[in-house]
Molecule: Bacterial RNase P class A
Organism: Acidimicrobiia bacterium
RNA sequence: CGAGUCCGCCGGACGGCCGCGGUGCGGCGCUCAGGCGCCGCGUCGAGGAAAGUCCGGACUCCACAGGGCACGGUGCUGGGUAACACCCAGGCGGGGCGACCCGACGGACAGUGCAACAGAGAGCAGACCGCCGAUGGCCUUCGGGCACAGGCAAGGGUGAAACGGUGGUGUAAGAGACCACCAGCGCCACGGGCAACCGGGGCGGCUCGGCAAACCCCACCGGGAGCAAGGCCAAGCAGGGACAGGGCUGCCCGUCCGACAUGUCCCGGGUAGGCCGCUCGAGCUCGCCGGUGACGGCGGGCCCAGACAGAUGGCCGUCGCCGGCCUCGGCCGGCACAGAAUCCGGCUUACAGGCGGACUCGACGA
Numbered sequence: 001c002g003a004g005u006c007c008g009c010c011g012g013a014c015g016g017c018c019g020c021g022g023u024g025c026g027g028c029g030c031u032c033a034g035g036c037g038c039c040g041c042g043u044c045g046a047g048g049a050a051a052g053u054c055c056g057g058a059c060u061c062c063a064c065a066g067g068g069c070a071c072g073g074u075g076c077u078g079g080g081u082a083a084c085a086c087c088c089a090g091g092c093g094g095g096g097c098g099a100c101c102c103g104a105c106g107g108a109c110a111g112u113g114c115a116a117c118a119g120a121g122a123g124c125a126g127a128c129c130g131c132c133g134a135u136g137g138c139c140u141u142c143g144g145g146c147a148c149a150g151g152c153a154a155g156g157g158u159g160a161a162a163c164g165g166u167g168g169u170g171u172a173a174g175a176g177a178c179c180a181c182c183a184g185c186g187c188c189a190c191g192g193g194c195a196a197c198c199g200g201g202g203c204g205g206c207u208c209g210g211c212a213a214a215c216c217c218c219a220c221c222g223g224g225a226g227c228a229a230g231g232c233c234a235a236g237c238a239g240g241g242a243c244a245g246g247g248c249u250g251c252c253c254g255u256c257c258g259a260c261a262u263g264u265c266c267c268g269g270g271u272a273g274g275c276c277g278c279u280c281g282a283g284c285u286c287g288c289c290g291g292u293g294a295c296g297g298c299g300g301g302c303c304c305a306g307a308c309a310g311a312u313g314g315c316c317g318u319c320g321c322c323g324g325c326c327u328c329g330g331c332c333g334g335c336a337c338a339g340a341a342u343c344c345g346g347c348u349u350a351c352a353g354g355c356g357g358a359c360u361c362g363a364c365g366a
Base pairs, nucleotide, nucleotide: 001362002361003360004359005358006357007356008355009354010353012319013318014317015316016315017314018313020045021044022043023042024041025040026039027038028037029036030035047337051348052347054346055345056344057343058342059226060225061224062223071222072221073220074219075218076090077089078088079087080086091105092103093102094101095100106217107216111215112214113211114210128156129155130152131151132150135149136148137146138145139144164182165181166180167179168178169177183207185204186203187202188201190199191198192197230276231275232274233273239267240266241265242264243263244262250260283302284301285300286299287298288297289296290295320335321334322333323332324331325330
């Protein structure tokens, strides 16, 4: 210098003016009160993903003796955490020259099942091409030749996968038929590691696998619904109760009682509406300590949106970045993805541009 890997971070900056939402103080007005409205001043006001709502929790209500079945989820080991399908460290397998990346990564000697196309044969398989044809038959110039019965699975071919690989012995040709080494499986014991697992040794039979994000088996976990959860106050109308029903009056011909209308007070549930939940929290930040790390502990500092149809917008100036024009100095336009709604920990997805750190490979120079 070129190509790349991993981790962390920023994601327009500053100032002025106007506007909007929350909150504190002050003033004015309305109101029985609670409170509401307006004005002024101060202060706070989106994100790394606020998103998808895919996991895990907190919180709330409902249900619930205990155990089992069913259903769903998770699935190497150890650790972190409130918890997780997340994170860290390690193991194993795969990919990459490498930094590094990817993996639902328990079980296929419990059982059931599946394997398209091609191919002769795909489940305790099979003979298409091929090899042999020793033995038995025929011919013979005695070297051998021919055909069949039959034997074989070495070589070719098909396939994602064809019942170990290489070399030798052996044979008519062959074959774990036998032997050596290697690979794999099972058993025994040793060393290292908390463990997953790794390393080496002996023995055995010479030995067939794949798929469980197919059913299934094993281990562990899981009650349901969600802040429109849930709770408090409570107009009006309808309902219930008590008392009055009086001075002219409704209903009865008149009087009395009773009932209704009507009036006053009260009651329960609860609509509109208001309030709580609501944001101080597994919080943020700085330092020290423990730990390889995720993370934890201690101490100091900080308060950081809480609306209810939902505020966070607009204009101007200077600078930064990008694009276009161009008289090379300006002009014009733009500023990624996106936007809170109970909160928190993750995962995933979107994202213009930029910054920092560690490392790898290649080339060159000293």